[in-house]
């Protein structure tokens, strides 16, 4: 320098026929207990890596940039 994959909640990830942003764990409150753990119920938390474009509508399609992993040179 070129190719491929990945970047979504604090962590691990799902969501690709373009229309609801989600799960598990963690966190907070409450219940249960003498207390803790476990369990149950409720709740908070997101510029979907950054910018632009297409579209009535983009996490999703296109372009550029960026970070990580990997292959080739």
């Nucleotide at each position: 320098g070129g190719g491929g994959c990945a970047g979504u909640a604090g962590c691990u990830c799902a969501g690709u026929u373009g229309g609801g942003a989600g799960a598990g764990c963690a966190c907070u409150a409450c219940g249960u207990u003498c207390g803790c753990a476990a369990c149950g119920u409720a709740g908070g938390g997101g510029u979907c890596g950054g910018g632009g474009g297409u579209u009535c509508g983009a996490a999703u399609c296109c372009c550029c940039c960026u970070u990580g992993c990997u292959c080739c040179a």
The RNA shown here (transfer RNA) has 73 nucleotides and comes from a Candidatus Omnitrophota bacterium. The sequence is in RNAcentral, with records from ENA. It matches the Rfam family "tRNA". It is annotated as a transfer RNA. Its family is annotated with triplet codon-amino acid adaptor activity in the Gene Ontology. NCBI's taxonomy places the organism under Bacteria, Pseudomonadati, Candidatus Omnitrophota.